[in-house]
Context: one part of a larger RNA
RNA sequence: GGAUGAACGCUGGCGGCGUGCUUAACACAUGCAAGUCGAGCGAAGCACUUAAGUUUGAUUCUUCGGAUGAAGACUUUUGUGACUGAGCGGCGGACGGGUGAGUAACGCGUGGGUAACCUGCCUCAUACAGGGGGAUAACAGUUAGAAAUGGCUGCUAAUACCGCAUAAGACUACAGUACUGCAUGGUACAGUGGUAAAAACUCCGGUGGUAUGAGAUGGACCCGCGUCUGAUUAGGUAGUUGGUGAGGUAACGGCCCACCAAGCCGACGAUCAGUAGCCGACCUGAGAGGGUGACCGGCCACAUUGGGACUGAGACACGGCCCAGACUCCUACGGGAGGCAGCAGUGGGGAAUAUUGCACAAUGGGCGAAAGCCUGAUGCAGCGACGCCGCGUGAAGGAUGAAGUAUUUCGGUAUGUAAACUUCUAUCAGCAGGGAAGAAAAUGACGGUACCUGACUAAGAAGCCCCGGCUAACUACGUGCCAGCAGCCGCGGUAAUACGUAGGGGGCAAGCGUUAUCC
Numbered sequence: 001g002g003a004u005g006a007a008c009g010c011u012g013g014c015g016g017c018g019u020g021c022u023u024a025a026c027a028c029a030u031g032c033a034a035g036u037c038g039a040g041c042g043a044a045g046c047a048c049u050u051a052a053g054u055u056u057g058a059u060u061c062u063u064c065g066g067a068u069g070a071a072g073a074c075u076u077u078u079g080u081g082a083c084u085g086a087g088c089g090g091c092g093g094a095c096g097g098g099u100g101a102g103u104a105a106c107g108c109g110u111g112g113g114u115a116a117c118c119u120g121c122c123u124c125a126u127a128c129a130g131g132g133g134g135a136u137a138a139c140a141g142u143u144a145g146a147a148a149u150g151g152c153u154g155c156u157a158a159u160a161c162c163g164c165a166u167a168a169g170a171c172u173a174c175a176g177u178a179c180u181g182c183a184u185g186g187u188a189c190a191g192u193g194g195u196a197a198a199a200a201c202u203c204c205g206g207u208g209g210u211a212u213g214a215g216a217u218g219g220a221c222c223c224g225c226g227u228c229u230g231a232u233u234a235g236g237u238a239g240u241u242g243g244u245g246a247g248g249u250a251a252c253g254g255c256c257c258a259c260c261a262a263g264c265c266g267a268c269g270a271u272c273a274g275u276a277g278c279c280g281a282c283c284u285g286a287g288a289g290g291g292u293g294a295c296c297g298g299c300c301a302c303a304u305u306g307g308g309a310c311u312g313a314g315a316c317a318c319g320g321c322c323c324a325g326a327c328u329c330c331u332a333c334g335g336g337a338g339g340c341a342g343c344a345g346u347g348g349g350g351a352a353u354a355u356u357g358c359a360c361a362a363u364g365g366g367c368g369a370a371a372g373c374c375u376g377a378u379g380c381a382g383c384g385a386c387g388c389c390g391c392g393u394g395a396a397g398g399a400u401g402a403a404g405u406a407u408u409u410c411g412g413u414a415u416g417u418a419a420a421c422u423u424c425u426a427u428c429a430g431c432a433g434g435g436a437a438g439a440a441a442a443u444g445a446c447g448g449u450a451c452c453u454g455a456c457u458a459a460g461a462a463g464c465c466c467c468g469g470c471u472a473a474c475u476a477c478g479u480g481c482c483a484g485c486a487g488c489c490g491c492g493g494u495a496a497u498a499c500g501u502a503g504g505g506g507g508c509a510a511g512c513g514u515u516a517u518c519c
Stems, first nucleotide, its partner, number of pairs: 001519004006515005013391006019384002021349001026347003030344003035091003040088002044084002046081003051076005060067002098302003107227008117219002122215007130164001132162002139154006170195005176189005200207002228274003235265003240262006247255001277299004281292004304325005327338004355381001357380003363377001364375004394424004404415004428460001431454004438446001463508005468489003474503005484491002
């Protein structure tokens, strides 16, 4: 000198774009953050409606006996619904969002490999969808419990569940042929035996279902190289290293197990200890290098602590389940409920870090045929000079060099064209009027915002640090090794340009200094 997710002191006009718990991965009140589909299904409610029955009986006619039968109510029934909330079922809750505790590791980066693998939704191609069955929630009844939540009996549906049929193709067992590879091997062709499918809905336009192959996308595993400090850590290791067999997995593998062998790693630093998420990048530097890993993007890991699996194409799953621990809450003491490292917000810690805001209008995501619904992702607004950038606080003229102040050798000198005064202008702010783009036919949170126009007043808008040398900028008074200053050298003990105040000056400027850290 540059830089910062900064803090502190003094000061503070406006706008744009960014950015904001670096500390306690401490504990959390409250609200919201993942739902959706009635074009899979049954039932219930509500509204309207068709028909029948019961009841009531306005009106009209009347020979006063009666006939007529509007409107309404109830029960049953037919149908309809951009209706309602539960339930079964499907898809999604594995994405998006947060954090960096752990991890020195194939975790990450980079380059390869899989002849050892998987892949829902999507695209393409081929072939199909025949015929049956038994349940169950909802519901009704009953019952246990303070509650959370159940138990029993009975009824019912499906794109829920289960057999059977069919098998082009697929898989598998057996024995072949041809071609081929870096090894285990791979590909193609034909044969025999065996195995496994399916679901309907419809507004009639379609949308779905099953099997197989291919693609795309996403993932999994393996390998080469690179990846902090310490030797005042020198030996470490028994599933350890390898083999055979069996199991397990999508798949290879001590991944797991039985048996057998005794290996394997290490001064080219094993092991142990400490520290740490990694990278693209960011800061600095002419570069080489050094430092950092906030925001944004990629990967990884975690979700109160530890463990476990279930479901599923995908999890060993932040707002799913089970167990154990700690903590908090409810309780009728028998038993239950919870998990903000999502967005706001609270307490605490701290030098220190924001609103319990608006909207799904845009972009994107989930579901749905769609309308649409959901979305604290996101888009915006609020707060903070926290950072960067831009603008303003007026411009021109103006000597009697006014007054005041400071100083003085008392003559003056400085402040100083500075002010006053004259003329002018209106950026910003304020007032009034108009008023977007962002949206595609409709739909705008932002927002009456940006922007434009008009009138109006120099009015509402300057501070901070320094002035001995380094280092730009000097005098007076006070103080008297005191009070104090200080980055280094050093100032201060009676004329201090170094302390304090004033005048003046220098620097930067809505900031200026200090502190901390890096180059």